Description:
Large-subunit ribosomal RNA, domain VI from an uncultured Candidatus Berkelbacteria bacterium, 247 nucleotides, folded computationally. Rfam family: Bacterial large subunit ribosomal RNA. The coordinates come from a structure-prediction model, not an experiment, and the mean pLDDT is 85.

Context: one part of a larger RNA
């Protein structure tokens, strides 16, 4: 910058990827073989190793989550707590994000072929798969199959449109930043409340029982990140260009 103005959703020339291989049974102790042994073709089941994608289970992780616990300062002292000592060690653990974890993939099948095996058949009255003609025939070729793909300048197509863009804010399924997505009051974008899933494990205080350390019982309690659902309490106020020569 160009594809005749925007958007969506698309064809697919080309380009990449993948292709992977073991065992077991059944056919069958069949076929063949004196025997010793032992198939082809077909038919089901189990792995490995790669790989995608995802977190429902098993596990990691989780330095803003909940306990326990030693030293020590400090909240005047007692309780109770806070700071430090590698997150102070230590048991656990929510989202996420993960493998060692779950689910899934190579299958199948069409074409043209190697090497071989044919058919029909002259040259050459025979033969002979070849000189015309026409078959089979591989984990290999080409497609199926996944992803990218219209700078495929041969620049496609279908639809649908008289309007929006920047900035600026609240912010994630996105992120180094930009980008991209969501939303700004005609509002569920964040944050706080609420409820609830999950975690931890029964909190502070009082009250009982012990001479104490302590234990009970109030109480499956207290607390509490990132998950779900609700709720306008808080913040999302606004400004500039354009609207037909259009971004």
């Nucleotide at each position: 910058c160009g594809u005749g103005g925007a958007a969506a959703u698309u064809u697919g020339a080309a380009u990449g990827g993948g292709a992977c291989u073991c065992c077991c049974u059944c056919u069958a102790g069949u076929a063949c073989g004196a025997g010793a042994g032992g198939a082809c073709c077909g038919a089901g089941g189990g792995g490995g190793a790669c790989u995608a994608a995802c977190c429902u289970c098993u596990g990691g992780u989780g330095u803003g989550c909940c306990a326990g616990u030693u030293g020590u300062u400090c909240u005047a002292c007692c309780a109770a707590g806070a700071g430090c000592a590698g997150u102070g060690c230590u048991g656990g653990g929510u989202a996420g994000c993960u493998a060692u974890g779950u689910u899934g993939g190579g299958u199948c099948c069409g074409g043209a072929u190697a090497a071989c095996c044919g058919c029909u058949g002259a040259a050459a009255g025979c033969a002979u798969a070849u000189a015309a003609g026409c078959g089979g025939g591989a984990a290999g070729c080409c497609g199926a199959c996944c992803a990218u793909a219209a700078g495929a300048u041969u620049a496609g197509a279908u639809u649908u449109c008289u309007a929006g863009a920047u900035c600026g804010g609240u912010u994630g399924u996105a992120g180094a930043u930009a980008a991209c997505g969501a939303c700004c009051u005609u509002g569920a974008u964040a944050g706080g409340u609420g409820c609830u899933a999950g975690g931890u494990g029964u909190a502070c205080g009082a009250c009982c029982c012990g001479c104490g350390a302590g234990g009970g019982u109030u109480u499956c309690a207290g607390c509490c990140a990132a998950g779900g659902c609700a709720u306008a309490c808080u913040a999302a106020u606004g400004a500039u260009c354009a609207u037909a020569u259009a971004c």